[in-house]
Context: one part of a larger RNA
RNA sequence: GGCGUAUGGGGGAUGCCUAGGCUCUUGCAGGCGAGGAAGGACGUGAUAAGCUGCGAUAAGCUUCGGGGAGCGGCACACACGCUUUGAUCCGAAGAUUUCCGAAUGGGGCAACCCAAUACAUUGAAGAUGUAUUACCCGAUAGGGGGCGAACGCGCUGAACUGAAACAUCUAAGUAGGCGCAGGAGAAGAAAACAAAAGUGAUUCCGUAAGUAGUGGCGAGCGAACGCGGAUUAGCCCAAACCAGUUAUGUUACGGCAUAGUUGGGGUUGUAGGGCCACGACAUUGUAUGUAAAGUGAACCGGAAGGACCUGGAAAGGUCCGCCACAGAGGGUGAUAGCCCCGUAUGGGUAAGCGAUAUAAUACAUAGUGGUACCCUGAGUAGGGCGGGGCACGUGAAACCCUGUCUGAAUCCGCCGGGACCAUCCGGUAAGGCUAAAUACUCGCAAGAGACCGAUAGUGAACCAGUACCGUGAGGGAAAGGUGAAAAGAACCGUGAAUAACGGAGUGAAACAGAUCCUGAAACCAUACGCCU
Numbered sequence: 001g002g003c004g005u006a007u008g009g010g011g012g013a014u015g016c017c018u019a020g021g022c023u024c025u026u027g028c029a030g031g032c033g034a035g036g037a038a039g040g041a042c043g044u045g046a047u048a049a050g051c052u053g054c055g056a057u058a059a060g061c062u063u064c065g066g067g068g069a070g071c072g073g074c075a076c077a078c079a080c081g082c083u084u085u086g087a088u089c090c091g092a093a094g095a096u097u098u099c100c101g102a103a104u105g106g107g108g109c110a111a112c113c114c115a116a117u118a119c120a121u122u123g124a125a126g127a128u129g130u131a132u133u134a135c136c137c138g139a140u141a142g143g144g145g146g147c148g149a150a151c152g153c154g155c156u157g158a159a160c161u162g163a164a165a166c167a168u169c170u171a172a173g174u175a176g177g178c179g180c181a182g183g184a185g186a187a188g189a190a191a192a193c194a195a196a197a198g199u200g201a202u203u204c205c206g207u208a209a210g211u212a213g214u215g216g217c218g219a220g221c222g223a224a225c226g227c228g229g230a231u232u233a234g235c236c237c238a239a240a241c242c243a244g245u246u247a248u249g250u251u252a253c254g255g256c257a258u259a260g261u262u263g264g265g266g267u268u269g270u271a272g273g274g275c276c277a278c279g280a281c282a283u284u285g286u287a288u289g290u291a292a293a294g295u296g297a298a299c300c301g302g303a304a305g306g307a308c309c310u311g312g313a314a315a316g317g318u319c320c321g322c323c324a325c326a327g328a329g330g331g332u333g334a335u336a337g338c339c340c341c342g343u344a345u346g347g348g349u350a351a352g353c354g355a356u357a358u359a360a361u362a363c364a365u366a367g368u369g370g371u372a373c374c375c376u377g378a379g380u381a382g383g384g385c386g387g388g389g390c391a392c393g394u395g396a397a398a399c400c401c402u403g404u405c406u407g408a409a410u411c412c413g414c415c416g417g418g419a420c421c422a423u424c425c426g427g428u429a430a431g432g433c434u435a436a437a438u439a440c441u442c443g444c445a446a447g448a449g450a451c452c453g454a455u456a457g458u459g460a461a462c463c464a465g466u467a468c469c470g471u472g473a474g475g476g477a478a479a480g481g482u483g484a485a486a487a488g489a490a491c492c493g494u495g496a497a498u499a500a501c502g503g504a505g506u507g508a509a510a511c512a513g514a515u516c517c518u519g520a521a522a523c524c525a526u527a528c529g530c531c532u
Stems, first nucleotide, its partner, number of pairs: 001531009015517001016481002020452002022449007029441002031147002039100003042055003050074002061094006070082003105114003115133007135144003151182001152180005162169001166216001192199002203230005213221002234433003237377001241264010269411001271376004275370004284364005289358003294353002299347003305320005321338002323327001329341003382406008392418001413428005468475002488516001491503004
């Protein structure tokens, strides 16, 4: 020095565990904010650094309800207190709620500085206290502003990439930026589709179909009709006409005309309405009020087991029982239907919600015939040029939008049916509203998993968006486990010792001793044996 055996050190793998995650389901909720939010700063405890709670009424105050013996958060100590005159605790509703922050009296390097006006302390200066004092919209009243995970609509809008290069094209109207809204949003009651037959607002799902098409006809992009479902709901203005009213013009002072405004009327394509004639005052719905089944917080009741054996401990084993609308689950010194919490089931009420019923009031809501006249959305439809959207890249390119230049018709009208024309068919633009079926989940409650089990699962099981890094935007960890119970080792000894160790003691176990379950390997050492 090597090998072997044994015993240790070191280290923290492995096994077991779970306090935390991940992904879903159902229901609820879908907002908070000038009545000052979200988020913070600073305070607040007898002692108090951190976390949590709270706000100068400061781990709390009031009322009501629940509950029934202990309590003063995490937090295990001491002191001092509270509590059957019902505390702590749980639920509901209130009060208080410093300063910053939209931050809003002015300023400002957030949590600070300085004011004005009125009143008060007080008579004055000063100081202090309370209230008011930003801007925008709006006649007042009132509203707005900021924050928030995704979902929605609009405006704007890339590149990498693919095309095996690259320019049209693609990626993609994606990412990003901006604005705005709601619990959903958007869309929506045919100037729609269709095709010789018909459908009858919109949205979503399946199919049609990777079809028809489109495409440096490359890469790719990619419908619709129809069919099957989900859910269903339809309405209101403008105008004609009538009436009131205001202004202007005119007048023969009786009025007339024009413009505005208010009310009635009216709302469509087998055209409808006005107007004229006839007839009716019905029906249905909505809102407000009251009553009300029920629902609804904390919470309450809630069945049934003993003995012996092993063991530190019984829930294990053996024997004999019982309950079950309850044998979900968790805990208890090992594996418990019958020990505890619960579970099935039953009960309970405040605020709130509320099917349904009902009185009154208010509002809305119909018909038939006639057709001479009037009305039915104009810088609109359409056209030229340039673009964009449509699955459709200019193409034979319809349809929709419009920057620019133009520019109709008026129901015997107008638009569409993929160039265009005719016939035919469908519809009625240039005003508006509209539930449901659809999308999403920051959050709350209950539950589930051929999901993870501490290098996994969230970055974060632990005081984590922390420590730390960076001027900053930003980046971003590591770190779980004594034991059933602290019973957490009194006391003695060695020692400089509050170190460490040896005894003693606790415990089933201390090689479970706090660097604490198990305790692998690398690596280090000691003893013995063999070889060199």

Overview
The part of an RNA shown here (large-subunit ribosomal RNA, domain I) has 532 nucleotides and comes from Flavobacterium silvaticum. Lineage of the source: Bacteria > Pseudomonadati > Flavobacteriales > Flavobacteriaceae > Flavobacterium.